This is a predicted structure of a 392-nucleotide RNA (Bacterial RNase P class A) from a Gemmatimonadales bacterium. The sequence is in RNAcentral, with records from ENA. Rfam family: Bacterial RNase P class A. By type it is a ribozyme.
RNA sequence: CGAGUCGGCCAGGCGAUCGCGGCGGCGCGCAAGCACCGUUGAGGAAAGUCCGGACUCCGAAGAGCACGGUGGUGGGUAACGCCCACCCGGGGUGACCCGCGGGACAGUGCCACAGAAAACAAACCGCUCCUGAGACUUCGAGGGAGCAAGGGUGAAACGGCGGUGUAAGAGACCACCAGCGCCCCAGGUGACUGGGACGGCUCGGUAAACCCCACCGGGAGCAAGAUCAAAAGGGCGUACGCGAGUACGCCUGCGGGAGCGUUCGAGGGCUGCUCGCCCGAGCUCCCGGGUAGAUCGCAUCAGGCCGUCGGCAACGGCGGUCGCAGAUGGAUGAUCGCCGGUCGCCGCUUCGGCGGUGACCACAGAAUCCGGCUUACCGGCCGGCUCGUCCC
Numbered sequence: 001c002g003a004g005u006c007g008g009c010c011a012g013g014c015g016a017u018c019g020c021g022g023c024g025g026c027g028c029g030c031a032a033g034c035a036c037c038g039u040u041g042a043g044g045a046a047a048g049u050c051c052g053g054a055c056u057c058c059g060a061a062g063a064g065c066a067c068g069g070u071g072g073u074g075g076g077u078a079a080c081g082c083c084c085a086c087c088c089g090g091g092g093u094g095a096c097c098c099g100c101g102g103g104a105c106a107g108u109g110c111c112a113c114a115g116a117a118a119a120c121a122a123a124c125c126g127c128u129c130c131u132g133a134g135a136c137u138u139c140g141a142g143g144g145a146g147c148a149a150g151g152g153u154g155a156a157a158c159g160g161c162g163g164u165g166u167a168a169g170a171g172a173c174c175a176c177c178a179g180c181g182c183c184c185c186a187g188g189u190g191a192c193u194g195g196g197a198c199g200g201c202u203c204g205g206u207a208a209a210c211c212c213c214a215c216c217g218g219g220a221g222c223a224a225g226a227u228c229a230a231a232a233g234g235g236c237g238u239a240c241g242c243g244a245g246u247a248c249g250c251c252u253g254c255g256g257g258a259g260c261g262u263u264c265g266a267g268g269g270c271u272g273c274u275c276g277c278c279c280g281a282g283c284u285c286c287c288g289g290g291u292a293g294a295u296c297g298c299a300u301c302a303g304g305c306c307g308u309c310g311g312c313a314a315c316g317g318c319g320g321u322c323g324c325a326g327a328u329g330g331a332u333g334a335u336c337g338c339c340g341g342u343c344g345c346c347g348c349u350u351c352g353g354c355g356g357u358g359a360c361c362a363c364a365g366a367a368u369c370c371g372g373c374u375u376a377c378c379g380g381c382c383g384g385c386u387c388g389u390c391c392c
Base pairs, nucleotide, nucleotide: 001388002387003386004385005384006383007382008381009380010379012339013338014337015336016335017334018333020041021040022039023038024037025036027034028033043363047374048373050372051371052370053369054368055221056220057219058218062275063274064273065272067217068216069215070214071213072086073085074084075083076082087101088099089098090097091096102212103211107210108209109206110205111204124151125150126147127146128145129144130143131142134139159177160176162174163173164172178202180199181198183196184195185194186193187192225296226295227294228293233252234251235250236249237248238247239246240245254288255287256286257285258284259283260282267279268278269277303322304321305320306319307318308317309316310315340361341360342359343358344357345356346355347354348353
């Protein structure tokens, strides 16, 4: 210098004018609220809602089955299907990347097309022996028996190669190699790795098919949930009135109909089932009517940044420092100017660039919060490492 690989960061900047939400101050107003000033106001994914938690309620939530999820090992974490390190397998010259990575002698199922045969293998072509119509030296239709060595099909045909052996053959036997099982030694926390000995000689694939093993999982979700106010209607009291009723105050939170049920137990509590346990006088359906506002939850938390220590790392300990959106018909915006970047055109040029002009500057947008994953994204900056070429 070129090619590549991995990781981190930014997400145009400044100013003016107009406008919006939160908070604070001050002033006006009975109040609702209004005006002014100050301050603050989206993201790396706020997204998909796919995992995991916090928090809230259901009964502080028992047992078994079912169902769902996870799946190499060791760590990290509040937890995880996430992250880190390592192992194994595959790819790459390499940095590095990819893997839904337990079990196929517990059982069952499936294996397209082709092929004779697709799993307790199988005679299509073929090889060998016997017999033998016929033929007549040598050939040989047909029949019987043996053979998985050769050919052919296929993603896959029941180890490879050489020899012994045989009528022809075959792990039938032998040497070497590959693979499997088991034992021993060494290393490692472990997955596993290296070496040695033995065995039968060889067992197909598929578990994102059922299934088996180990571990995990109660349900619903901030419209969770809590408080206040209001309402139709009903009840009671007081006062007035002969009475119908009216006014005020308090309590409750509506009215009507049908069916089932109250110890012979409706219904509910775990929202799949069974059992156990508990509550238990209401429950279900239909018709009609009313309220639908405010506050809390809710912005200080597994928090950010800096330093230091431990650790290969994920991460953790300690110290310092900072305060960082909070709407609810839902704020966070619009216009203009200057600068910046990219591209096009024109002019100049000492060919490095300079000037002018026009267009464009992503994906997207909080709604209880947090940790992840995945997906979308114009461009730019920085760093580690690898390979190639050249120079010193």
A source record names the gene rnpB. The source organism's lineage runs through Bacteria, Pseudomonadati, Gemmatimonadota, Gemmatimonadia and Gemmatimonadales. Model confidence (mean pLDDT): 76 of 100.